A computed fold for a 73-nucleotide RNA from a Gammaproteobacteria bacterium, annotated as transfer RNA. The coordinates come from a structure-prediction model, not an experiment, and the mean pLDDT is 81. Rfam family: tRNA. It is annotated as a transfer RNA. The source organism's lineage runs through Bacteria, Pseudomonadati, Pseudomonadota and Gammaproteobacteria.

[in-house]
C1' cells in the first nucleotide's frame, strides 16, 4: 500500500439473478402433565454495516465509507 470475500431478527443462516423481507434454534405466552421434560400453538424480535446515487420499485445494481478474515508485497 493492492488485492479478494463477508456483514440481514438475540444466535446460525436464507432470500431462485431488481417486485411483499423469511426459516431454524433461542425468547414469551396457552395446551398437554400430580409437576416436570418432551411434544404441540400463538405471538414477539428487523433503518438488510454506515452515507449518497440510479430505478415506478434496491437486502439484490453503482460510489464513497466503517469493520471481520485471507492472499500479495
Nucleotide at each position: 500500500g493492492g488485492g479478494a470475500u463477508g456483514g440481514u431478527a438475540g444466535c446460525u443462516c436464507a432470500a431462485u439473478u431488481g417486485g411483499u423481507a423469511g426459516a431454524g434454534c433461542u425468547u414469551a405466552g396457552g395446551a398437554u402433565u400430580a409437576a416436570a421434560a418432551a411434544u404441540u400453538c400463538u405471538a414477539g424480535a428487523g433503518u438488510u454495516g454506515a452515507u449518497g446515487g440510479u430505478u415506478c420499485a434496491a437486502a439484490u445494481c453503482c460510489a464513497u465509507u466503517c469493520u471481520a478474515u485471507c492472499c500479495c508485497a